[in-house]
Molecule: RNase P RNA; transfer RNA
Organism: soil metagenome
Formats: sequence, C1' cells, structure tokens
RNA sequence: AGCCCGUCGGACGGCCGCGGUCGAGAGAUCGAGGAAAGUCCGGACUCCACAGGGCACGGUGCUGGGUAACACCCAGGCGGGGCGACCCGACGGAAAGUGCAGCAGAGAGCAAACCGCCGAUGACCCGCUCUGCGGGAACAGGCAAGGGUGAAACGGUGAGGUAAGAGCUCACCAGCGCCCCGGGCGACCGGGACGGCUCGGCAAACCCCACCGGGAGCAAGGCUAAACAGGGACGUCGGUGGCCCGCCGAUCAAGUCCCGGGUAGGCCGCAUGAGCGCAUCGGCAACGGUGCGCCAAGAUGGAUGGUCGUCCUAGACAGAAUCCGGCUUACAGACGGGCU
RNA sequence: GCCGGAGUAGCUCAGCUGGUAGAGCAGCUGAUUUGUAAUCAGCUGGUCGGGGGUUCGAUUCCCUUCUCCGGCU
Repeated sequence: AGCCCGUCGGACGGCCGCGGUCGAGAGAUCGAGGAAAGUCCGGACUCCACAGGGCACGGUGCUGGGUAACACCCAGGCGGGGCGACCCGACGGAAAGUGCAGCAGAGAGCAAACCGCCGAUGACCCGCUCUGCGGGAACAGGCAAGGGUGAAACGGUGAGGUAAGAGCUCACCAGCGCCCCGGGCGACCGGGACGGCUCGGCAAACCCCACCGGGAGCAAGGCUAAACAGGGACGUCGGUGGCCCGCCGAUCAAGUCCCGGGUAGGCCGCAUGAGCGCAUCGGCAACGGUGCGCCAAGAUGGAUGGUCGUCCUAGACAGAAUCCGGCUUACAGACGGGCU
Repeated sequence: GCCGGAGUAGCUCAGCUGGUAGAGCAGCUGAUUUGUAAUCAGCUGGUCGGGGGUUCGAUUCCCUUCUCCGGCU
C1' cells in the first nucleotide's frame, strides 16, 4: 500500500416518563437491529381445492455435500481478472430443429471477389533465324496470399509447391470429434493413437434436456358474543265441538323463555423456537451429534424517550407488528485474527 | 402489515417477439388576414426514472434500486 475472515456499533450513573408481565399495594423485572429495511427467494403455520397420470405455465441449471427448504452456504472442477494475498462467473445443450446479425463491406452462414496478384491454358497485338520462340496488353479465365469493411470474414508460423496461389503437401502448434489407458464418488484431469483439415456467435431469442412447483395469505384463520331485526313456544281471540285435549285461522300490543346465523366488542393465533450461550465429539468446511446452562419486546392509535454529570476515538445507517432461514441494499467509526 | 401495477418530448400516450424512438396537443418561424383566431408549410425539443449485467448492439431481455398509483380489514 492492499486482501480475506470475524466482533462491536457509544459506556457508566442520577432524575423524570412510556409499554408488557407479576403483585392487594408499595414496588420488582424485561423492553429494537445488524440490517428490524426492500418484500427478492425459501419454509413453518392457517384456510380453500385435490383419485392417479399427462399437457400448459412458471422457476432452477458445472460436480459433490449441508439444510426443513432455497435462487442460500461449504468444498471442489472449469473459465476470466489481478505481480500477489485473493476476487468474479444465470457455468446444461448451437454436428434436434426454427430464427437473428442494422450500418459498413465485394462477400454474413455449408459466403464472396472491390482494390489486388496471375494470366500457365485459349483468343488479341508486335518482333524474329517462323510446325516454334520472345515480348506486350489484360478479353475469357484462374487465385484468395496482401489491402480494405466489420463485433464477427471458414485455423497460426515456417518450408515445399505454383503462372499466381491455396491444408494443395509436409513439420510444429492451437482447436474439434472419436477410440484406448490411468486417476477421481463426480464435474473433470493426465497420457497415447487416429481422423478430416477447422466444422463460428447468440438459448438473460423460441426451443430441447434434467429437476422442482396446487392456490391464497395472520387484514390467513379460530373461539365467544351484545344491541337491532328474524324464527318458534307460552299467551289472547275466533272456528270445529256438548265440554276438555287436539287441529285450523288470526293476532302478536305488552311480557317470559328458547333457537340459528353472526355484526360491534372481547379473546386466541402471538413468541419455548428448524431458539441462544458454553464445552466436547465427528467432519477440510458448511453443518451435525451429545452434555450443561438460559428464557431475552409483544403493541392494536400502536411503548423503548427526555434531561443532567463523568469518560473516550465525540457516536453512522436506521426502528419490531405471525415467526424463522437466506439474499440484496444503507452504514460514521472502532477492535481482533490470518495473509500478500 | 400483505398483495398487485406503472415510470418514454413541456402534457397525454404509441413503440408486437432486440437494429439506434415516433403521434396528437403545446412552443418557435414563415405564409394567409386590415389585425387576431382557425388553416397550411417547416422547425425545435429525449441521460426511455437511476445503476449494473447478457449481446456486436438494450426503450425492449435479466438483476438491483428510487418514485408514484391501486386493492385487501
């Protein structure tokens, strides 16, 4: 000068307040975070739906492991970056198929010839010692080395070869495919032989392959339950009938009792949990097992604040609302360990 | 609290499976008119809310973030 991992994030005390719990009361005790945030993933929990299978739709995507689960974590492989410690990676498939590549450029997908090179061969012109030879120009034609365009132009270097050239041939190198041997659970790695010379990019385009996924969310959902309205019985009147019970109709004005659904309100869900700390064992690690100890906010107009004193490095980002595991984003500063 | 949606010119909106962004109104200039409006012709005006990634190339595809709007008791 940097890299990685971890911890803390004002401390102590007095006074006045606020919320929960306990208590008859006095009072005692507890009271925000590493992100409580964004709501981006994954679960628990609750209700609804559901025989089983498939399609569609959405998600994930190297390998092995961890976990309740994950798009997270650990270890490893491969690729990229950095002098290095180390960091980053949506990292299956492009010789299953379809599709895309503007502008520029001659040519953009089993491509093409603008400048250029050649013009061996066949025509043309000139000369000569004329069945031929030499020269010129560049009509046909050949080439893809060089220039130029582009993000990308169908391997690289050297030699041979040729009219000029070209994997056309050869040597080495790079890449691809296939086969064999060895190592690894595996991704993959190392070595050897052969092939044709080379078969490009995009799947965060459609798609193919493998795996996963039912929907909604605590304002989920459950218990209880006024008032008003409703239903029924008792009651009153009438009919039937000699009378009572019964049955039918009307009235329900007042009163008593019962009923279902369920509103306001109240209670639960709601904080003992995939929990935290320490020790130890297994494991490279993530993590798991065992033992001991601990209980640490729980509101529903919603609490956690103010002030004073002392000290220091002068205090950032920000505040619970069903809970938990992650990711991402914000953050003054301080400390510990390892490394370049 | 939980769940959805949208950001493009001064305003209201297009932009279909990526190829370099338009329309109407508004503004400016000119024509027309005695003058104004209307009409006609032309012009100006864009970090596509911010950042990053994929790609040769992103308004478009993906991630993250900011702002605004709506629904559920």